[in-house]
RNA sequence: UGCGGGAUAGUUCAAUGGUAGAAUGCCCACCUGUCAAGUGGGAGAUCCCGGUCCGAGUCCGGGUCCCGCAG
Numbered sequence: 001u002g003c004g005g006g007a008u009a010g011u012u013c014a015a016u017g018g019u020a021g022a023a024u025g026c027c028c029a030c031c032u033g034u035c036a037a038g039u040g041g042g043a044g045a046u047c048c049c050g051g052u053c054c055g056a057g058u059c060c061g062g063g064u065c066c067c068g069c070a071g
Stems, first nucleotide, its partner, number of pairs: 001070007010024004018054001026042005047063005
């Protein structure tokens, strides 16, 4: 420098263009003699800037960062 892949809750991962979900962690309650385990509930996220579309995490253009391949 070229090509390909990736960026979503604190973390690890989902999501056919149509309500962004799960696990774990965190908070509250229940349970327990206490802690842990268990049960119920809650808060919490789409890398950035544009475009297309009635509607974008998803499609298109540009950028930043990470990984791989080639040179």
This is a predicted structure of a 71-nucleotide RNA (transfer RNA) from an Elusimicrobiota bacterium. The RNAcentral record of the sequence draws on ENA. It matches the Rfam family "tRNA". About the family: Transfer RNA (tRNA) molecules are approximately 80 nucleotides in length. Gene Ontology term of the family: triplet codon-amino acid adaptor activity.